Molecule: SAM riboswitch aptamer (S box leader)
Organism: Flavihumibacter sp.
RNA sequence: CGCUUAUCAAGAAAGGCAGAGGGAAAUGGCCCGAUGAAGCCUUGACAACCUGUUUUCUGUGGUAACACAGAAAGUAAGGUGCCAAAUCCAGCCCGUAAAAGGGAUAGAUAAGUC
Repeated sequence: CGCUUAUCAAGAAAGGCAGAGGGAAAUGGCCCGAUGAAGCCUUGACAACCUGUUUUCUGUGGUAACACAGAAAGUAAGGUGCCAAAUCCAGCCCGUAAAAGGGAUAGAUAAGUC
């Protein structure tokens, strides 16, 4: 990189360096940005996807202690992720008088897999 599955309208910023761009993608919008963009560093948050751990329930085994499996809840300890705006909106299809709305594609993240 590819493939599979799940999720994507919730949530969460300060400081230092830096110095003009940024919001993935043609294009169209709309925004953010010299009251400092991208990027890098530090610290701090947010968040239960995986692991660990705790509690409860159920099942199986066991005299019991307990073990194993499943489910639910909790916990930021480990692995990731993330910290403007719905994945900023549209774009392709359906739908509509126009909207609204639904879906697809693409993308992001996690877990798994060759």